[in-house]
Transfer RNA from a Spirochaetota bacterium, 74 nucleotides, folded computationally. Rfam family: tRNA. About the family: Transfer RNA (tRNA) molecules are approximately 80 nucleotides in length. By type it is a transfer RNA. The coordinates come from a structure-prediction model, not an experiment, and the mean pLDDT is 81.

RNA sequence: GGGUCUUUAGCUCAGCUGGUUAGAGCAGCGGACUCAUAAUCCGCGGGUCCUCGGUUCAAAUCCGAGAGGACCCA
Numbered sequence: 001g002g003g004u005c006u007u008u009a010g011c012u013c014a015g016c017u018g019g020u021u022a023g024a025g026c027a028g029c030g031g032a033c034u035c036a037u038a039a040u041c042c043g044c045g046g047g048u049c050c051u052c053g054g055u056u057c058a059a060a061u062c063c064g065a066g067a068g069g070a071c072c073c074a
Stems, first nucleotide, its partner, number of pairs: 001073007010026004019057001028044005050066005
C1' cells in the first nucleotide's frame, strides 16, 4: 500500500433483503425467602445502535466518507 471481517446496555452478544416500543444472558439496584450469606424467585433502571453525510413516508439495517479493533496478501 491492497483486501476481508467487525463496532448495538457496564460486559458477552442477537436483531431476518428497511416497518410502527431496540432485545437476551451476565452484572447493578429494590424486594421475597434465610438466624445470616449464597443459591433461587419477583420487579426496576440502564442505549446519541462508533462518527458525519446521503437515500426513503420510514434506517441499527441500504449507500458514501471517516475512526477504532482483528486477520490475510504484498
The source organism's lineage runs through Bacteria, Pseudomonadati and Spirochaetota.